[in-house]
Context: one part of a larger RNA
RNA sequence: CUGGGCGUAAAGGGCGCGUAGGCGGCUUGGUAAGUGAGAAGUGAAAGCCCACGGCUUAACCGUGGAGGUGCUUCUCAUACUGCUGAGCUAGAGGAUGGGAGAGGGAAGUGGAAUUCCUGGUGUAGCGGUGAAAUGCGUAGAUAUCAGGAGAAACACCGGUGGCUAAGGCGGCUUCCUGGACCAUGCCUGACGCUGAGGCGCGAAAGCGUGGGGAGCGAACAGGAUUAGAUACCCUGGUAGUCCACGCCCUAAACGAUGGAUACUUGGUGCUGCGGGUGUCGACCCCUGCAGUGCCGGAGUUAACGCAUUAAGUAUCCCGCCUGGGGAGUACGGUCGCAAGGCUGAAACUC
Numbered sequence: 001c002u003g004g005g006c007g008u009a010a011a012g013g014g015c016g017c018g019u020a021g022g023c024g025g026c027u028u029g030g031u032a033a034g035u036g037a038g039a040a041g042u043g044a045a046a047g048c049c050c051a052c053g054g055c056u057u058a059a060c061c062g063u064g065g066a067g068g069u070g071c072u073u074c075u076c077a078u079a080c081u082g083c084u085g086a087g088c089u090a091g092a093g094g095a096u097g098g099g100a101g102a103g104g105g106a107a108g109u110g111g112a113a114u115u116c117c118u119g120g121u122g123u124a125g126c127g128g129u130g131a132a133a134u135g136c137g138u139a140g141a142u143a144u145c146a147g148g149a150g151a152a153a154c155a156c157c158g159g160u161g162g163c164u165a166a167g168g169c170g171g172c173u174u175c176c177u178g179g180a181c182c183a184u185g186c187c188u189g190a191c192g193c194u195g196a197g198g199c200g201c202g203a204a205a206g207c208g209u210g211g212g213g214a215g216c217g218a219a220c221a222g223g224a225u226u227a228g229a230u231a232c233c234c235u236g237g238u239a240g241u242c243c244a245c246g247c248c249c250u251a252a253a254c255g256a257u258g259g260a261u262a263c264u265u266g267g268u269g270c271u272g273c274g275g276g277u278g279u280c281g282a283c284c285c286c287u288g289c290a291g292u293g294c295c296g297g298a299g300u301u302a303a304c305g306c307a308u309u310a311a312g313u314a315u316c317c318c319g320c321c322u323g324g325g326g327a328g329u330a331c332g333g334u335c336g337c338a339a340g341g342c343u344g345a346a347a348c349u350c
Base pairs, nucleotide, nucleotide: 003322004321005320006319007304008303012318014201015200016199017198021194022193023192025088026087027086028085029084030083031082033081034080035077036076037075038074039073040072041071042070049065050064051063052062053061054060091191092188093187094186095184096183097182098181103177104176105175106174107173108172109171110154115149116148117147118146119145120144121143125136126135162169163168206247207246208245209244210243211242215241216240220236221235222234223233258317259316260315261314262313263312266295267294268293269292270291271290272289273288274287275286276285299306300305323350324349325348332343333342334341335340
């Protein structure tokens, strides 16, 4: 050293693609590297262990023996692993047919509402609050009707619903485009799983350049409240929110639960596709696959809970944790225009 863990106690990487590496289905032949058995050689002395002996004893010392993980060579075995040959189809992929979806990108387009502008009607208030005031209004507001402009978001449907790797995705139409699912079991024949580095994607806020700006609204101003009120409430309001291109790369990026595969009582919804019974047909009923919820059994868990969508039983691969504070700080490195990100200590202290 061979350890224990990661839903909530410290701990799953924000998510994917994939390099090296690790791991890998069924049958059979060869080989014999790993593996196992035997033999030989080696494994200095001293020491350890055993026996006997020497100093009065012991420590100490002497003589002999035993032992020695290991290494080398030879022989044998061939279950498993490796390497190699041949084959297979249950993994994986392809083909054909089908339907579902806010999956992504682009262009176009629609109605409601807010605001503003013009005109008509009309007159003294409107607005706002717990109550007020600031504010707006006789230069005609609010209200109401007609017309116009512009930006942003899409009520109802809407769901306990769907899609996406995650972030996330919602009016309608068209074009381009990715993935999943079901059926057939036609083709390939292990082509697979994971994935250090790497590459890509990545809400909001923020940054750069140019546009845009209806509503909302950090900052800011004013009015209130209050002991004060750098707030909560109100009236305004700039960045921003929107678009294009380029950065940033974080999050309670959460299921606080990495991915893959197999196995393990049940009940009940919803979504997509299929089979059967039945029917004129649909619904209903029985049933298969995929997904998505709820409730619960064994088992598990410190408990809460989880429970075929596992936190159960196992295997493979990756990431991560190792008392609290100091600290996600300092230093260094690296990335960034910056803001800052990533990596990431110690002294000291409890």
The part of an RNA shown here (small-subunit ribosomal RNA, central domain) has 350 nucleotides and comes from a metagenome. The RNAcentral record of the full RNA draws on SILVA.